[in-house]
Context: one part of a larger RNA
RNA sequence: GGACGAACGCUGGCGGCGUGCCUAACACAUGCAAGUCGAACGGGGCUUAGGGAGCUUGCUCCCAAAAGCCUAGUGGCGGACGGGUGAGUAACGCGUGAGCAACCUGCCUCUCAGAGGGGAAUAACGUUUGGAAACGAACGCUAAUACCGCAUAACAUUGUUUUGUCGCAUGGCAGAGCAAUCAAAGGAGCAAUCCGCUGAGAGAUGGGCUCGCGUCCGAUUAGCUAGAUGGCGGGGUAGAGGCCCACCAUGGCGACGAUCGGUAGCCGGACUGAGAGGUUGAACGGCCACAUUGGGACUGAGACACGGCCCAGACUCCUACGGGAGGCAGCAGUGGGGGAUAUUGCACAAUGGGGGAAACCCUGAUGCAGCAACGCCGCGUGAGGGAAGAAGGUCUUCGGAUUGUAAACCUCUGUCCUAUGGGACGAUAAUGACGGUACCAUAGGAGGAAGCUCCGGCUAACUACGUGCCAGCAGCCGCGGUAAUACGUAGGGAGCGAGCGUUGUCC
Numbered sequence: 001g002g003a004c005g006a007a008c009g010c011u012g013g014c015g016g017c018g019u020g021c022c023u024a025a026c027a028c029a030u031g032c033a034a035g036u037c038g039a040a041c042g043g044g045g046c047u048u049a050g051g052g053a054g055c056u057u058g059c060u061c062c063c064a065a066a067a068g069c070c071u072a073g074u075g076g077c078g079g080a081c082g083g084g085u086g087a088g089u090a091a092c093g094c095g096u097g098a099g100c101a102a103c104c105u106g107c108c109u110c111u112c113a114g115a116g117g118g119g120a121a122u123a124a125c126g127u128u129u130g131g132a133a134a135c136g137a138a139c140g141c142u143a144a145u146a147c148c149g150c151a152u153a154a155c156a157u158u159g160u161u162u163u164g165u166c167g168c169a170u171g172g173c174a175g176a177g178c179a180a181u182c183a184a185a186g187g188a189g190c191a192a193u194c195c196g197c198u199g200a201g202a203g204a205u206g207g208g209c210u211c212g213c214g215u216c217c218g219a220u221u222a223g224c225u226a227g228a229u230g231g232c233g234g235g236g237u238a239g240a241g242g243c244c245c246a247c248c249a250u251g252g253c254g255a256c257g258a259u260c261g262g263u264a265g266c267c268g269g270a271c272u273g274a275g276a277g278g279u280u281g282a283a284c285g286g287c288c289a290c291a292u293u294g295g296g297a298c299u300g301a302g303a304c305a306c307g308g309c310c311c312a313g314a315c316u317c318c319u320a321c322g323g324g325a326g327g328c329a330g331c332a333g334u335g336g337g338g339g340a341u342a343u344u345g346c347a348c349a350a351u352g353g354g355g356g357a358a359a360c361c362c363u364g365a366u367g368c369a370g371c372a373a374c375g376c377c378g379c380g381u382g383a384g385g386g387a388a389g390a391a392g393g394u395c396u397u398c399g400g401a402u403u404g405u406a407a408a409c410c411u412c413u414g415u416c417c418u419a420u421g422g423g424a425c426g427a428u429a430a431u432g433a434c435g436g437u438a439c440c441a442u443a444g445g446a447g448g449a450a451g452c453u454c455c456g457g458c459u460a461a462c463u464a465c466g467u468g469c470c471a472g473c474a475g476c477c478g479c480g481g482u483a484a485u486a487c488g489u490a491g492g493g494a495g496c497g498a499g500c501g502u503u504g505u506c507c
Stems, first nucleotide, its partner, number of pairs: 001507004006503005013379006019372002021337001026335003030332003035077003040074002043071006050063005084290003093215008103207002108203007116150001118148002125140006156181011186195003216262003223253003228250004233245003265287004269280004292313005315326004343369001345368003351365001352363004382412004392403004416448001417444006426434001451496005456477003462491005472479002
């Protein structure tokens, strides 16, 4: 000198774009943050017309079928995305480059083939009943795109026989034969048709695994290791594998730093620097890990699952003491910690996501607004003229010098501002939170808008008074003990300017 997610002191007009708990991965009141589909299904409720009966002719009751709307439940898809945090992790976690002849992939795209015929339940509901509640229990009834057999079936899978070909070791690919095994669901519509369903192949996307290289400090950590290293066989998995198990062998790692201890999410990048390098990983993007602590699996294409389940621990809350409920490292917000970090805002209008045939619903993702000079950038606080060099202040050798064209005064301007009127783009038909915002027009009026630090040398800028090794200053050298350009005040000056200084950290 530059930089900052900064803080503190003094000061503070406006706008644009960004950024904003770095500390306690501390505890959390309250609201919201993941739903949706009635065109899968049975039921329930409401409304309406129709028929019939009673008749106080505008009300009541009954009937079967129909239409519309709403929906607790069964069922489907989504809750594995999006959003947060950085605790743990020195690791194939990340980065980079390869490999899988050892793998999976819902929704989407393309292609081939198919959907025949049955069955048994169960929620809802009804009755009874337990409990303070959370939540149940028994019996009875019922539907489906829920569940289960059967049929059909191969280019699928398994076994077996065999041919060709290829490779990188196990082997791969293609073809032929035989045997065995396994599918399905309907809905809407007058219909056409559309949306779905089942099996197979291919693709795309997303993932899983393996390997080479790279990835902080300490040797005042030198030896470490028993599933440990390898083999055979098996189990498990989507899949290779001590991943797990039985048996067998005794290996494996290490001064090219094993093991142990400390610290730490990694990267694209960011800051600095001429570069080499050093430091760093806030915001934005990619990957990873975590979700009160520890463990576990279930469902599912995908989780060992932030707003799912079970168990255990700590904590908080309710309780009729028998038993229950909860998890903000989502968005706001509260307490606490701290030098320190914001609103319990508006909207789904846009972009994107989930569901739905659609209308649409949901979306604290997102778009916006609010707060903060926290940062960067831009603008303003007026412009031109104006010497009697006014008054006042300060200094003075008392002559004057300086503040100083500075002010007053004259002539203007209208950026910002205020008032009134118009008023968007963002959405090419409709739909705008932002927003009566930006912007435009007219009018008004210099009116409402300047400070902070420094002036001994480094370093740009000097005098007076006060003080008297006191009070104080200070980044270093050093100032102050009676004329202090170094302390305090004043005048003057220098620098930067809505900021200026100080502190902290990095280069």

The part of an RNA shown here (small-subunit ribosomal RNA, 5' domain) has 507 nucleotides and comes from a metagenome. It matches the Rfam family "Bacterial small subunit ribosomal RNA". Its family is annotated with structural constituent of ribosome and ribosome in the Gene Ontology.